[in-house]
RNA sequence: GUCAGGAUAGCUCAAUGGUAGAGCACAAGACUCAUAAGCUUGUGGUUGUGGGUUCAAGUCCCACUCCUGACA
Numbered sequence: 001g002u003c004a005g006g007a008u009a010g011c012u013c014a015a016u017g018g019u020a021g022a023g024c025a026c027a028a029g030a031c032u033c034a035u036a037a038g039c040u041u042g043u044g045g046u047u048g049u050g051g052g053u054u055c056a057a058g059u060c061c062c063a064c065u066c067c068u069g070a071c072a
Base pairs, nucleotide, nucleotide: 001071002070003069004068005067006066007065010024011023012022013021018055026042027041028040029039048064049063050062051061052060
C1' cells in the first nucleotide's frame, strides 16, 4: 500500500429495519451460628466519531478514527 473482519453495560458477547438483551462482575434481599456456593430482585448503555436514506437505524449507504488478520 491492497483486501477482509471488528468497535454495543465494568469484562466477554447477542440482537429479522420496529421497546437494546444474556452470562460474568457489582448492590440489596432471603437462607446460614457465620462465610462461600446456589436462589430472588435491582443498578449499569449518547451501540467508536460525523453525515445520509427511512415514518422508524445497533442493523442499510458514505467518510473518518482505532484494533485484528491475510497478501505485498
Molecule: transfer RNA
Organism: Candidatus Vogelbacteria bacterium